The part of an RNA shown here (small-subunit ribosomal RNA, 5' domain) has 520 nucleotides and comes from an uncultured Verrucomicrobiota bacterium.
Context: one part of a larger RNA
């Protein structure tokens, strides 16, 4: 000098930040991931129409179902990890990529099911099962093939395997529709390609902890041939062959630890550290595994095993806060079971919009930094009181009282922004156009009236903490008598203690001041 601090005493206001460092212990409750009816069928009530009065048709919200996209983002934590995990610089002629942008070509013809619904059955429940029936941008065939894949010739290039382009041929391989509109060569999609952007995967050089009271380690080990597997090179895996590979420039083992930008300190070099914010990684009760998908081996998905907890009709089931609040345990110690999607951002949707504990706000805590205030000027009879005293006085001290002012903050009353611009709606222009684009008006605020301004009254509501032997700024009296006690070091205390305790005075800092812990 610093801190995510804690403790003691004290405590007026505001701005901006920060807040489970210990138990990756256990969790009641609520919420944190949905959305689309412009993909699909079906549908209660209400309403309308028809009716042979049985019913039928239209419109039709919510919930449910099929289907699509999202759920791999966002949010949390730091267990593990000494490793290509991270940082930095490169490589991929060994790779992938949904949505987005640009571009080329197409979007043809059929079929069988199934959930839901209806009718049964089993079960305490969770749930399961049988029959009948139905749709699609769900699923499966046929056609076409701009193309792509395979293959042939030629050209160019290179970094070994090879890369790019062109020509011919054979085989394989696509698709789905919706649309408020009068109308589509429109819009949104779908299929096959090419290019891009952004994202990811893999590999390599170098760099960053302790330990030799760890000296030898290794058999898929090191390399090769062939295969499997992957988006992709590779002992990644497998069969065979060879006997290699690493190591005092520290292998192997053990301990500790997420890494970085940064942060703290320091003149620097360094040392320490990795809270908040940002990038990357790892994890999601513990261990293992795959499925779906462009992307996961998936926090609020699935399966298996285990521990724990809960429900049970004892047959069987259910759960996972290291999301936001909150509870409990632990601990010196760390906040509300709050408001809103108005803004920013995200998911879905053509849009309106819905969802969003991301985020924006408010609340708690002097936990930190910064700012402001607790009054200003005058005022000597140097009042009273306190303390000391050589009893003369000195000091507290212009301090108070008193006089004149001011009104920051707080209080009360009133006014009062910005964050709002888009979207949507209406109108106008362009236009064939109710598409798209442009312009105008209008609409939308959780916070919230807190900022800011005006007025009112009134010095009123607002100062403490530590120290005073030396280091180290600041001294006297009383009490105590090696006792009680103090203490960071030296050391004080045994009858005049500036060192203990109290008082007065003084010194330092100040809404804080000290102590403890840790770092330089």
């Nucleotide at each position: 000098a610093g801190c995510g601090a804690a403790c003691g005493c004290u405590g007026g206001c505001g701005g901006c930040g920060u807040a489970g460092u210990u138990u990756a212990g256990a969790c009641a409750u609520g919420c944190a991931a949905g959305u689309c009816g412009a993909g699909c069928g079906a549908u209660a009530a209400a309403c309308c129409c028809c009716u042979u009065c049985g019913g039928g048709g239209g419109c039709g919200a919510a919930a449910a179902g099929c289907g699509g996209c999202g759920a791999a983002c966002g949010g949390g934590u730091g267990c593990g990890u000494a490793a290509c995990a991270c940082g930095u610089a490169a490589a991929c002629a060994a790779c992938u990529u949904g949505c987005c942008u640009c571009u080329u070509a197409g979007u043809u013809u059929g079929g069988a099911a199934u959930a839901g619904c209806c009718c049964g059955c089993c079960g305490a429940a969770a749930g399961g099962u049988g029959g009948a029936u139905u749709a699609a941008u769900g699923c499966c065939g046929g056609a076409u093939g701009u193309g792509a894949u395979u293959u042939u010739c030629c050209c160019c290039c290179g970094c070994a395997u090879g890369g790019g382009g062109u020509u011919g041929a054979u085989a394989u391989u696509a698709a789905a529709g919706c649309u408020u509109g009068u109308a589509a060569u429109g819009g949104c999609g779908c299929u096959a390609g090419g290019a891009g952007a952004g994202a990811g995967g893999u590999u390599u050089g170098c760099g960053g902890c302790c330990u030799a009271u760890c000296a030898g380690c290794u058999u898929g080990u090191u390399g090769g041939c062939g295969g499997g597997g992957u988006a992709a090179a590779g002992g990644c895996c497998c069969a065979c062959c060879a006997a290699g590979g690493c190591g005092a420039a520290g292998a192997c083992g053990g301990g500790u630890a997420g890494c970085u930008g940064g942060u703290c300190u320091g003149a620097g070099a360094g040392g320490a550290u990795g809270a908040u914010c940002a990038g990357c990684c790892a994890c999601a009760c513990u261990g293992g595994a795959a499925c779906u998908g462009a992307g996961a081996c998936a926090c609020g998905g699935u399966c298996c095993a285990g521990a724990c907890a809960c429900c049970u009709a004892c047959g069987g089931g259910u759960g996972g806060c290291a999301g936001c609040a909150g509870u409990u345990u632990c601990g010196a110690a760390u906040u509300a079971u709050u408001c809103a999607c108005a803004a920013u951002g995200g998911a879905c949707g053509a849009a309106a919009g819905u969802c969003u504990g991301a985020u924006g706000g408010u609340g708690u805590a002097a936990c930190g930094c910064c700012g402001c205030g607790u009054g200003g000027a005058g005022g000597a009879c140097g009042a009273a009181g306190g303390u000391c005293u050589u009893c003369g006085g000195a000091u507290u001290g212009u301090a108070a009282a008193c006089u004149c002012c001011u009104g920051u903050c707080a209080u009360u009353g009133g006014g009062g922004a910005a964050c709002a611009a888009a979207u949507g709606u209406u109108c106008g222009g362009u236009u064939c156009g109710u598409a798209g684009c442009c312009g105008a008006a209008u609409u939308u605020g959780a916070g919230c009236u807190a900022a800011c301004c005006c007025a009112a009254g009134a010095a009123g509501g607002a100062a403490g903490c530590a120290g005073u032997g030396g280091c180290u700024a600041a001294c006297u009296c009383u009490g105590u008598g090696c006792c009680a006690g103090c203490a960071g070091c030296c050391g004080c205390g045994g009858u005049a203690a500036u060192a203990c305790a109290g008082a007065g005075a003084c010194u330092g800092c100040a809404a804080g001041c000290g102590u403890u812990g840790c770092u330089c």
The coordinates come from a structure-prediction model, not an experiment, and the mean pLDDT is 80.